Predicted 3D model of a 73-nucleotide RNA (transfer RNA) from a Planctomycetota bacterium. The RNAcentral record of the sequence draws on ENA. Lineage of the source: Bacteria > Pseudomonadati > Planctomycetota.

RNA sequence: GCCCCCCUCGUCUAGUGGCCCAGGAUGCAGGAUUCUCAGUCCUGAGACAGGGGUUCAAAUCCCCUUGGGGGUA
Numbered sequence: 001g002c003c004c005c006c007c008u009c010g011u012c013u014a015g016u017g018g019c020c021c022a023g024g025a026u027g028c029a030g031g032a033u034u035c036u037c038a039g040u041c042c043u044g045a046g047a048c049a050g051g052g053g054u055u056c057a058a059a060u061c062c063c064c065u066u067g068g069g070g071g072u073a
Stems, first nucleotide, its partner, number of pairs: 001072006010026004018056001028044006049065005
């Protein structure tokens, strides 16, 4: 250089065109319980790598770019 794969809350992940406000676990914050801590329970904040396109409708399909991984002489 060429080819292939991946990128979703802090972390791990579900999702294969419409179903709800993108769900869950863990972590974080607040509250309850407790003498305190831990644990348990309740509540809350938190994400679709960036840009463009297709479509009535895109996390999902297509193209480009950034980043990561693999293959190839």

Rfam family: tRNA. Rfam classes the family as a transfer RNA.